[in-house]
RNA sequence: CGCCAUCGCGUCUAGGGUUCCGGCCGUUUCCACGGUGACUGGUCCGAGAGUCGCAAUCCGCUCCGCAAGGGGCGGACACACGGAGGGAUAAAAGCCCGGGAGGU
Numbered sequence: 001c002g003c004c005a006u007c008g009c010g011u012c013u014a015g016g017g018u019u020c021c022g023g024c025c026g027u028u029u030c031c032a033c034g035g036u037g038a039c040u041g042g043u044c045c046g047a048g049a050g051u052c053g054c055a056a057u058c059c060g061c062u063c064c065g066c067a068a069g070g071g072g073c074g075g076a077c078a079c080a081c082g083g084a085g086g087g088a089u090a091a092a093a094g095c096c097c098g099g100g101a102g103g104u
C1' cells in the first nucleotide's frame, strides 16, 4: 500500500416528533370542526459506536452416517472519537446516506 472478514433478526431503552387517541384553548343546539408538541402522556419511529435474547460463523470434543452431511456439549464472537449537509415518513430523531467525510 492492497485484498478479505468484523454479519443478521427481534425485545427494550436513550432519544424523537405529531398521522391517530387523549390533554388544553376556541366555535357549535347537537353531531362535530379548528388551533396547539417550549402538551406530562397512549399508538407510532428508534441506535455500528446502548441493553437483553435468538440465530449465523469459526475452533475443540463427541454421537449418527458408506459418504455428503447432520445432532449434542463447550469455547471464541474484539475495538469503536466522529461533523456539516442531505433523505424518508404525518413529522422528527442517536433512523437512513454512515464503522461515511474527517480524526487517532
Base pairs, nucleotide, nucleotide: 008054009053010052012050015045016044020042021041022039023036024035025034026033027032057076058075059074060073061072062071063070064069079099081102085097086096087095

A computed fold for a 104-nucleotide RNA from Magnetospirillum sp. UT-4, annotated as Guanidine-I riboswitch aptamer. The sequence was found by an Rfam model in a public genome assembly. The organism belongs to Magnetospirillum, within Bacteria. The prediction has a mean pLDDT of 84.